[in-house]
RNA sequence: GCCGGUGUAGCUCAGCCCGGUUAGAGCGCCACGCUCAUAACGUGGUUGUCGAGGGUUCAAAUCCCUCCACCGGCA
Numbered sequence: 001g002c003c004g005g006u007g008u009a010g011c012u013c014a015g016c017c018c019g020g021u022u023a024g025a026g027c028g029c030c031a032c033g034c035u036c037a038u039a040a041c042g043u044g045g046u047u048g049u050c051g052a053g054g055g056u057u058c059a060a061a062u063c064c065c066u067c068c069a070c071c072g073g074c075a
Stems, first nucleotide, its partner, number of pairs: 001074007010027004020058001028046006051067005
C1' cells in the first nucleotide's frame, strides 16, 4: 500500500442484510423484602453522542461517502 472483519449500556452481545411502534437481552450495580448474618431467591429501580463527521430521506444504529481505533490476511 491492497483486501476483509469488528466498534451499540459498567461488561458480554442481539438488532443492521430488507430504514418505521419508546434502542433491547443477560450479567452487573442500587434499594427493599427474606435471614441471627451472608449467599441464594423475590420485588422495584438503574445506565446509551449506536466509534467520529457529512450526505440521502417525512424518518437513519440500519442506506451512501470520508475519516479514526482495533483484529486478521496479502504484498
Molecule: transfer RNA
Organism: Candidatus Woesearchaeota archaeon